Predicted 3D model of a 70-nucleotide RNA (transfer RNA) from a marine eukaryotic metagenome. Its Rfam family is "tRNA". Rfam describes the family as follows. Transfer RNA (tRNA) molecules are approximately 80 nucleotides in length.

RNA sequence: CCGAUAUAGCUCAGCUGGUAGAGCAACGCAUUCGUAAUGCGUAGGUCAGCGGUUCAAGUCCGCUUAUCGG
Numbered sequence: 001c002c003g004a005u006a007u008a009g010c011u012c013a014g015c016u017g018g019u020a021g022a023g024c025a026a027c028g029c030a031u032u033c034g035u036a037a038u039g040c041g042u043a044g045g046u047c048a049g050c051g052g053u054u055c056a057a058g059u060c061c062g063c064u065u066a067u068c069g070g
C1' cells in the first nucleotide's frame, strides 16, 4: 500500500435501506429423592468510533481504530 472482518457473554445470521434475530451460555419454572438431561419461559444490543446521504442506515459513502490475510 491492497483486500477482508467488527452485530447479545461466545459462535454467527440479518435478502433489494423500513421497529435487530438464531444457536450455545446465564436466570426462573416444570420434571427428578438430588444432579445431569429434557420441556416451557425470561433477561441480555450505543450494530467498533466519528461524520455524510436519506423521510428513514446494522445495511450506502468518507475518515479513524482494532483484528486477520497478502
Stems, first nucleotide, its partner, number of pairs: 001070006009024004018055001026042005048064005